Record summary:
This is a predicted structure of a 518-nucleotide part of an RNA (small-subunit ribosomal RNA, 5' domain) from a metagenome. Its mean pLDDT, the model's own confidence on a scale to 100, is 84. The RNAcentral record of the full RNA draws on SILVA.
[in-house]
Context: one part of a larger RNA
RNA sequence: GGAUGAACGCUAGCGGCAGGCUUAACACAUGCAAGUCGAGGGGUAUUGUUCUUCGGAAUGAGAGACCGGCGCACGGGUGCGUAACGCGUAUGCAAUCUACCUUUUACAGAGGGAUAGCCCAGAGAAAUUUGGAUUAAUACCUCAUAGUAUAGUACAGCCGCAUGGUUGAACUAUUAAAGUCACAACGGUAAAAGAUGAGCAUGCGUCCCAUUAGCUAGUUGGUAAGGUAACGGCUUGCCAAGGCUACGAUGGGUAGGGGUCCUGAGAGGGAGAUCCCCCACACUGGUACUGAGACACGGACCAGACUCCUACGGGAGGCAGCAGUGAGGAAUAUUGGUCAAUGGGCGCAAGCCUGAACCAGCCAUGCCGCGUGCAGGAUGACGGUCCUAUGGAUUGUAAACUGCUUUUGUACGGGAAGAAACAGCGAUUCGUGAAUCGCCUUGACGGUACCGUAAGAAUAAGGAUCGGCUAACUCCGUGCCAGCAGCCGCGGUAAUACGGAGGAUCCAAGCGUUAUCC
Numbered sequence: 001g002g003a004u005g006a007a008c009g010c011u012a013g014c015g016g017c018a019g020g021c022u023u024a025a026c027a028c029a030u031g032c033a034a035g036u037c038g039a040g041g042g043g044u045a046u047u048g049u050u051c052u053u054c055g056g057a058a059u060g061a062g063a064g065a066c067c068g069g070c071g072c073a074c075g076g077g078u079g080c081g082u083a084a085c086g087c088g089u090a091u092g093c094a095a096u097c098u099a100c101c102u103u104u105u106a107c108a109g110a111g112g113g114a115u116a117g118c119c120c121a122g123a124g125a126a127a128u129u130u131g132g133a134u135u136a137a138u139a140c141c142u143c144a145u146a147g148u149a150u151a152g153u154a155c156a157g158c159c160g161c162a163u164g165g166u167u168g169a170a171c172u173a174u175u176a177a178a179g180u181c182a183c184a185a186c187g188g189u190a191a192a193a194g195a196u197g198a199g200c201a202u203g204c205g206u207c208c209c210a211u212u213a214g215c216u217a218g219u220u221g222g223u224a225a226g227g228u229a230a231c232g233g234c235u236u237g238c239c240a241a242g243g244c245u246a247c248g249a250u251g252g253g254u255a256g257g258g259g260u261c262c263u264g265a266g267a268g269g270g271a272g273a274u275c276c277c278c279c280a281c282a283c284u285g286g287u288a289c290u291g292a293g294a295c296a297c298g299g300a301c302c303a304g305a306c307u308c309c310u311a312c313g314g315g316a317g318g319c320a321g322c323a324g325u326g327a328g329g330a331a332u333a334u335u336g337g338u339c340a341a342u343g344g345g346c347g348c349a350a351g352c353c354u355g356a357a358c359c360a361g362c363c364a365u366g367c368c369g370c371g372u373g374c375a376g377g378a379u380g381a382c383g384g385u386c387c388u389a390u391g392g393a394u395u396g397u398a399a400a401c402u403g404c405u406u407u408u409g410u411a412c413g414g415g416a417a418g419a420a421a422c423a424g425c426g427a428u429u430c431g432u433g434a435a436u437c438g439c440c441u442u443g444a445c446g447g448u449a450c451c452g453u454a455a456g457a458a459u460a461a462g463g464a465u466c467g468g469c470u471a472a473c474u475c476c477g478u479g480c481c482a483g484c485a486g487c488c489g490c491g492g493u494a495a496u497a498c499g500g501a502g503g504a505u506c507c508a509a510g511c512g513u514u515a516u517c518c
Base pairs, nucleotide, nucleotide: 001518002517003516004515006514007513008512009511010510013370014369015368016367017366018365019363020362021328026326027325028324030323031322032321035070036069037068040067041066046061047060048059049058050057051056077281078280079279086206087205088204089203090202091201092200093199096198097197101194102193103192104191105190106189107188109143110142111141112140119132120131121130122129123128149174150173151172152171153170155168156167157166158165159164179186180185207253208252209251214244215243216242219241220240221239222238223237224236225235226234256278257277258276259275260271261270262269263268283304284303285302286301287300306317307316308315309314334360336359337358338357342356343354344353345352346351373404374403375402376401383395384394385393386392387391410454411453412452413451414450418445424439425438426437427436428435429434430433462507463506464505465504466503467488468487469486473502474501475500476499477498483490484489
């Protein structure tokens, strides 16, 4: 000198764009953050209409809850752990899986038994729960049919990278399906391929300590089996005695990694906030279930610590989601608005949900921009300060005064883009479900940005420094005192170094100090 997620002191007019718990992965009151589908199913509370013998009957609409499907594995947070195939980069899988989506082919026949809900009867303070009767499905089960699926038998062609891969045809065995609605449409099953996502393996790279030198029994390899989507000591039995290590094993410490960021001419050195990719975690530890996918932040079970309720028998909870509270700390924001846009989930759709997201609020935390007037004006006014003191120097064109302007601010008026669509209606084209065109509909921000008009210099400057380094000097006070200080050093009676004043210098809505990095 540059830089910062900064803090502190003094000061402060505005806007745009960014950023905002670096500490206690400390504890959390309250609200919200994941639902959706009636075009899968049964169906009720409630309610409309009509009729009525006033008891009721018929018919239409229809929550909430329940069964079922899809989603909840995404999105959002944090950096505890991890020195590791965790990450980065480059390969491989002839050792693998992939819901939804796209393309193609084929198919969907016949039956059955339950169960929630509803109803009845209970238990319990509650959380919750028991028994009986009864009912439906795209829930569940059985049979049929089926192959480029799976398993087995034997065969042929081609290829390679060792185990092998691939193609063709034959035989045997096994495994499918679901309807809604009746116009269309949306779905279902099997198989193949693609796309997307994931899993696994390997080469190289990846902090400090040798005042850590030896480490290792599932350890290293083989074989057989089990297990997995898949290879593998992944697991188990048996056999062998191996495997790693001064090219740093093992142990200890520290730490999420990268793209990137800061600095520097570069080489290097330092950092890993915001944004993006990957990983790990979700009160602490463990376990599996469901599922295409989890060993699952707002799912389950067990154990533990903590907090809360209790009728003492027993129960409930998990903000490292968004706000917010306490605590810690030098220190870090609102218990805001909207789904209008972008995106996500479900749905044929309308739509519903979305603290993702988009916006608004707070903070000079940073960067950038603008303003606090401009021109003229010398009896160089008054006042202040200084001096060689009837006088001069300086403050200083500074002020007054004259003219001008109105950025900004104030008042009034107008007022956006962001909206493209979907759905609906109409039309055209090919043609039977799409494409295109026209009309119509939708804005949280927000009466915001922006534009116009009016009056009026009106509403707006500070901070640090002035001995040398280092730009900027005099007077007074003090008298090794009070004090200053980054280093050298100032102060003991003429202090340009302390305190005040006048003046000056440098930056400027900031200026200094502290901390850290180069």